Annotation:
This is a predicted structure of a 72-nucleotide RNA (transfer RNA) from an Acidimicrobiia bacterium. The sequence was found in a public genome assembly. The organism belongs to Acidimicrobiia, within Bacteria.
């Protein structure tokens, strides 16, 4: 230099055009003599950044940034 993959909640990841979700973690409550475990609830997201297409974009297109792999 070229090619491919990844970037979504604190962490690990779903979500391939039509209301952004799960598990764990956090907070509160139930249970317990108490703690852990268990059960229930709550909160937490400008979907890496910018632009475009569309009635509508996490999703499609372009550019940039970061990480990983391959080729030379």
């Nucleotide at each position: 230099g070229c090619c491919g993959g990844a970037g979504u909640a604190g962490c690990u990841c779903a979500g391939u055009g039509g209301u952004a979700g799960a598990g764990c973690a956090a907070u509160c409550g139930c249970c317990u003599c108490g703690u852990a475990a268990g059960c229930g609830a709550u909160a937490g997201g400008c979907c890496a950044g910018g632009g475009g297409u569309u009635c509508g974009a996490c999703u499609c297109c372009c550019c940039u940034c970061u990480c990983c792999g391959g080729c030379u």